RNA sequence: UCUGGAAAAAGGCAAACCGGUCGAAAGACCGGGACGCAAAGUCACAAAGCUUCGCCCAUGUAAAAAGUGCAUGGGCAUGCUGGUUGGGCCACCACA
Numbered sequence: 001u002c003u004g005g006a007a008a009a010a011g012g013c014a015a016a017c018c019g020g021u022c023g024a025a026a027g028a029c030c031g032g033g034a035c036g037c038a039a040a041g042u043c044a045c046a047a048a049g050c051u052u053c054g055c056c057c058a059u060g061u062a063a064a065a066a067g068u069g070c071a072u073g074g075g076c077a078u079g080c081u082g083g084u085u086g087g088g089c090c091a092c093c094a095c096a
Stems, first nucleotide, its partner, number of pairs: 003096002005093001012037002017032006035083001041089003045086003048081003054076009
């Protein structure tokens, strides 16, 4: 240095759930709380998953058309997750 993480030590993170705040939602943040985690540190590059304010399309409707509004359906992340997989970067301990 690389691969794996046996035993241990110092420490670290914190699922569900509860309270508060933000957000259209997904979800995030703060506090409490611990199911778990050897990268459950970080980036958000590829894939996967979640959501649809908005945009596009279709249909219906408002006395015909256009336009516009509303309703329903379909499509799309530029919004997210990363405690889903792979990848990049960085790192504590020290058995083989």